[in-house]
């Protein structure tokens, strides 16, 4: 890095360091110096383990994760809708992410 399954409109600091980016990618559209990535602290969340008499149920103890905005919106199709340009609304892929697994 490729594969399967499951989920992705909930939820989470007015903290310290620390200096310009960051929201995967495209096109937008946004966050930031009233401080971005990053690091520590803090926190949220039951995916696995473990707990429990439990295909139930609690619990952040262990092992991941996550903490602007729906997975920010969009990338293809395909239906409806209103059309002059074209534009909207639904759904399904793709793409991506996060677990567990499996060769």
């Nucleotide at each position: 890095a490729a594969c399967u399954u499951a989920u992705c409109a909930a939820g989470a600091g007015a903290g310290g360091c620390a200096g310009a980016g960051g929201g995967a990618c495209u096109g937008g559209c946004c966050c930031u110096g009233u401080g971005a990535a990053g690091c520590c602290c803090g926190g949220c969340a039951a995916c696995c383990g473990g707990u429990u008499u439990g295909u139930g149920a609690a619990c952040a103890c262990g092992g991941u994760g996550c903490c602007a905005a729906a997975u920010c919106c969009u990338g293809c199709a395909a239906a409806g809708c209103a059309a002059u340009c074209u534009g909207c609304u639904u759904u399904g892929a793709a793409a991506g992410a996060u677990a567990a697994g499996a060769a």
Notes
RNAcentral holds the sequence, with entries from Rfam. SAM riboswitch aptamer (S box leader) from Metabacillus lacus, 103 nucleotides, folded computationally. It matches the Rfam family "SAM riboswitch aptamer (S box leader)". Its family is annotated with regulation of gene expression in the Gene Ontology.